The RNA shown here (transfer RNA) has 72 nucleotides and comes from a Phycisphaerales bacterium. It matches the Rfam family "tRNA". Gene Ontology term of the family: triplet codon-amino acid adaptor activity. It is annotated as a transfer RNA. Lineage of the source: Bacteria > Pseudomonadati > Planctomycetota > Phycisphaerae > Phycisphaerales. Its mean pLDDT, the model's own confidence on a scale to 100, is 85.
RNA sequence: GGCGGCGUAGCUCAGGGGUAGAGCAUGGGAUUCAUAAGCCCGUGGUCAGUGGUUCAAAUCCACUCGCCGCUA
Numbered sequence: 001g002g003c004g005g006c007g008u009a010g011c012u013c014a015g016g017g018g019u020a021g022a023g024c025a026u027g028g029g030a031u032u033c034a035u036a037a038g039c040c041c042g043u044g045g046u047c048a049g050u051g052g053u054u055c056a057a058a059u060c061c062a063c064u065c066g067c068c069g070c071u072a
Stems, first nucleotide, its partner, number of pairs: 001071007010024004018055001026042004048064005
């Protein structure tokens, strides 16, 4: 240099056109003499960036950036 994969919550990841989710973590509650586990209710997101397509984009397209891999 060429080709490919990935980028979504603090962490690990799902979601592949129609209201952004799970587990863990974290806050609160109930329970207990108390603690832990388990139970109930929350908080938390410019979906890497810019532009395009579309009535509508995290999702499709182009480019850029970052990480990883293959290849010369």